[in-house]
Molecule: c-di-GMP-I riboswitch aptamer
Organism: uncultured Desulfococcus sp.
RNA sequence: GGCCAUUUUCGCCAAACCUGCCGCGAGGCAGGGACGGAAAGCCACGGGUCUUGCAACAGACAGCCGGGCUGCUUGA
Numbered sequence: 001g002g003c004c005a006u007u008u009u010c011g012c013c014a015a016a017c018c019u020g021c022c023g024c025g026a027g028g029c030a031g032g033g034a035c036g037g038a039a040a041g042c043c044a045c046g047g048g049u050c051u052u053g054c055a056a057c058a059g060a061c062a063g064c065c066g067g068g069c070u071g072c073u074u075g076a
Stems, first nucleotide, its partner, number of pairs: 012037002017032006035063001041069003045066003048061004
C1' cells in the first nucleotide's frame, strides 16, 4: 500500500413525529428529534414501490433489493 472480515476508540449519519418553506403530487429543504445504520456517502444503470395523467410522457424513493464509484477506524 492492497484485499478480506470484523472489533474498538473518538466520532459520523439519521427513521417516525413536530414546526416552517417549496412542489399538482409522490416528495424535497431547514430546525428540533432518534427508530436504526459499518458506508444510512454519491450515482436513477436494472428490478421494485409511489406520484401526475385517459394514455403516452414526465417525476419521486439511494434508509426497498441488486449493481457501480469513493471513503474512515481497529485488529488479524